Predicted 3D model of a 77-nucleotide RNA (transfer RNA) from Candidatus Amesbacteria bacterium RIFCSPHIGHO2_01_FULL_48_32b. Its Rfam family is "tRNA". The family's RNA type in Rfam is transfer RNA. The RNAcentral record of the sequence draws on ENA. NCBI's taxonomy places the organism under Bacteria, Bacteria candidate phyla, Candidatus Amesiibacteriota. The same sequence occurs in records of 3 taxa.
[in-house]
C1' cells in the first nucleotide's frame, strides 16, 4: 500500500428482506423475603446503534468518506 471483517446499554451479544416503540443475559437502583448477608422474586434507570454526509415517505440495516480493533496479502529490511 491492497483485500476482508467487526464497532448496538457499564460488560458479553441479538436485531431476518429497510417499516409499529431498539432488545436479551450479566451488572447497577429501589422494594419484598432474612436478625443480618447471600439466594430468590418484583421494579426502575441506563442507548439516538463509532463519527460525518447521502439515498428514501421511512436507515442500527443501503451508499460514500473518515476514526478505531482484528485477519490475510504485497513491498522493504
Nucleotide at each position: 500500500g491492497g483485500a476482508c471483517u467487526c464497532g448496538u446499554a457499564g460488560c458479553u451479544c441479538a436485531g431476518c428482506u429497510g417499516g409499529u416503540u431498539a432488545g436479551a443475559g450479566c451488572g447497577c437502583u429501589u422494594g419484598a423475603u432474612u436478625c443480618a448477608c447471600a439466594u430468590u422474586c418484583a421494579u426502575g434507570a441506563g442507548g439516538u446503534c463509532g463519527g460525518a454526509g447521502g439515498u428514501u415517505c421511512g436507515a442500527a440495516u443501503c451508499c460514500u468518506c473518515c476514526c478505531g480493533g482484528g485477519u490475510c496479502c504485497a513491498c522493504a529490511a